[in-house]
RNA sequence: UAGAGAGUACGAGGAGAGAACACUUUGAUGUGUCGCCGAAGGAGCAAACUUGUGAUUGUCAAUCUCUCAGGCAAAAAGACUCGUAUUGGACG
Numbered sequence: 001u002a003g004a005g006a007g008u009a010c011g012a013g014g015a016g017a018g019a020a021c022a023c024u025u026u027g028a029u030g031u032g033u034c035g036c037c038g039a040a041g042g043a044g045c046a047a048a049c050u051u052g053u054g055a056u057u058g059u060c061a062a063u064c065u066c067u068c069a070g071g072c073a074a075a076a077a078g079a080c081u082c083g084u085a086u087u088g089g090a091c092g
Stems, first nucleotide, its partner, number of pairs: 006087008018034001020033004035072003041068001042066003048059002
């Protein structure tokens, strides 16, 4: 200084999968029964590094895997992306 990364707030965009069946209920919800989805959250793993003669140990990623949770009309939520404001002070 015309202000990096990261954080916060607001706004916009934002996928997938049964408006399942039975009972209750105006409906939502609730209970039970199956069938599915991955992009809140959570869990697990590679290379690499570490320990070590070796084996072993530890650290360690995701949009990958698992589906605990969550979700399967709309609504809500929603990783991620962009914009604005703000915190901040990296490069120069």
Glycine riboswitch aptamer from Paenisporosarcina cavernae, 92 nucleotides, folded computationally. The coordinates come from a structure-prediction model, not an experiment, and the mean pLDDT is 77. The sequence is in RNAcentral, with records from Rfam.